This is a predicted structure of a 72-nucleotide RNA (transfer RNA) from Ictidomys tridecemlineatus. It matches the Rfam family "tRNA". It is annotated as a transfer RNA. From the family's description: Transfer RNA (tRNA) molecules are approximately 80 nucleotides in length. The same sequence occurs in records of 2 taxa. The source organism's lineage runs through Eukaryota, Chordata, Sarcopterygii, Amniota and Ictidomys.
[in-house]
RNA sequence: UGAGUUGUGGCUCAGUGGUAGAGCACUUGCCUAGCAUGCAUGAGGCCCUGGGUUCGAUUCUCAGCACCACAU
Repeated sequence: UGAGUUGUGGCUCAGUGGUAGAGCACUUGCCUAGCAUGCAUGAGGCCCUGGGUUCGAUUCUCAGCACCACAU
């Protein structure tokens, strides 16, 4: 420099044109003499940023930013 991939709670990842879910982690309660395990409960994400299309965009599209790997 070129052509790509990815971007979603604290972490790892789903998801679909009709404003989002799981596991782990965390809070609270139960259990225990206590810890762990277990059970229940709750909080936490306007989905990287900005435009465009659409009645409606996390999803489609354009640009930018960042990460990753490839080629030179």